Context: one part of a larger RNA
RNA sequence: UUGGGCCUAAAGCGUUCGUAGCCGGAUAGAUAAGUCUUGGGUGAAAUCGUUGCGCUUAACAAAACGACGUGCUUGAGAUACUAUUUGUCUAGAGACCGGGAGGAGUAAGGGGUAUUUUCGAGGGAGCGGUAAAAUGCUAUAAUCUCGAGAGGACCACCUGUGGCGAAGGCGCCUUACUAGAACGGAUCUGACGGUGAGGAACGAAAGCUAGGGGAGCAAACCGGAUUAGAUACCCGAGUAGUCCUAGCUGUAAACGCUGUGUACUAGAUGUUGCGUAUCUCACGAGGAUGCGCAGUGUCGGAGCGAAGGCAUUAAGUACACCGCCUGGGAAGUACGGUCGCAAGGCUGAAACUU
Numbered sequence: 001u002u003g004g005g006c007c008u009a010a011a012g013c014g015u016u017c018g019u020a021g022c023c024g025g026a027u028a029g030a031u032a033a034g035u036c037u038u039g040g041g042u043g044a045a046a047u048c049g050u051u052g053c054g055c056u057u058a059a060c061a062a063a064a065c066g067a068c069g070u071g072c073u074u075g076a077g078a079u080a081c082u083a084u085u086u087g088u089c090u091a092g093a094g095a096c097c098g099g100g101a102g103g104a105g106u107a108a109g110g111g112g113u114a115u116u117u118u119c120g121a122g123g124g125a126g127c128g129g130u131a132a133a134a135u136g137c138u139a140u141a142a143u144c145u146c147g148a149g150a151g152g153a154c155c156a157c158c159u160g161u162g163g164c165g166a167a168g169g170c171g172c173c174u175u176a177c178u179a180g181a182a183c184g185g186a187u188c189u190g191a192c193g194g195u196g197a198g199g200a201a202c203g204a205a206a207g208c209u210a211g212g213g214g215a216g217c218a219a220a221c222c223g224g225a226u227u228a229g230a231u232a233c234c235c236g237a238g239u240a241g242u243c244c245u246a247g248c249u250g251u252a253a254a255c256g257c258u259g260u261g262u263a264c265u266a267g268a269u270g271u272u273g274c275g276u277a278u279c280u281c282a283c284g285a286g287g288a289u290g291c292g293c294a295g296u297g298u299c300g301g302a303g304c305g306a307a308g309g310c311a312u313u314a315a316g317u318a319c320a321c322c323g324c325c326u327g328g329g330a331a332g333u334a335c336g337g338u339c340g341c342a343a344g345g346c347u348g349a350a351a352c353u354u
Base pairs, nucleotide, nucleotide: 004325005324006323007308008307012322014202015201016200017199021195022194023193025089026088027087028086029085030084031083033082034081035078036077037076038075039074040073041072042071048066049065050064051063054060092192093189094188095187096185097184098183104178105177106176107175108174109173110172111155112154116150117149118148119147120146121145122144126137127136163170164169207248208247209246210245211244212243216242217241222236223235224234259321260320261319262318263317264316267299268298269297270296271295272294273293274292275291276290277289278288279287280286303310304309327354328353329352336347337346338345339344
């Protein structure tokens, strides 16, 4: 390179937005760049084919004619497709309107139980902890009971293979501001779309910088046990940290180990939101059943798959675009570059070995 792949064998960027590029709905016309037909020019020689000819023959050589010459160039024509351009359209996309759903985000205010601690009162010998113990706490009155205060963190039940968000993630209540999706209407724009190399933004936990805060928990560290040892598992303490504000970091089994978009291809059943029809009602945004759309689960046929399994939420059938893979180790290492305060991130080999 051809070809084949990416749930689990190597392989989907953590996620989104978006530049270039690539791809792109229906319809009518124009142009004729691509495309197709056809003519001219050019397309070295050798090589190849045929014929006769020269070496005694052949190989070989030379000659004529032919073939080959995917290309380039210049005319003429065709107009289905692609392209360019001019109109038109509404099925894609977007805007608008309507009533609903939601732990979506940001900020402020308020609340709740419990732990800890302080003070007061009661009480008077143990408490705590474990498999068993000990370290530890306690006559300077602990543990326990009641009352009051302080402070920090968290938000039981409701809670649901339930909801929302691009992902990370999001759960006490109220308010303000902000964003998105679904459903219904069919008022408007009229292809405005898809993907997306570079790029930008967001991105758990831990970690870093500065300033606060510090109840509980708890790396490190210190004790007590266990053990042959025990730099652990168990126990008692305990500092960073965990929390807040402003920055940095940019990684995770960032997982559905499954890129995004669109179309098509049996069903069954649960559940969430909206709409709709019927029934019911103690008329309440009430309840039940069916249907439609959108989401989210379970099962399952065709098909696919090495199998496990997937199966309208595809791993089926196709198209468009991007990313990635090419035996194991050395190695996500070295070197270089770049980003970072650092830790380190991104990019990323080879020798050698097997």
Record summary: Predicted 3D model of a 354-nucleotide part of an RNA (small-subunit ribosomal RNA, central domain) from a metagenome. Model confidence (mean pLDDT): 87 of 100. The RNAcentral record of the full RNA draws on SILVA. Rfam family: Bacterial small subunit ribosomal RNA.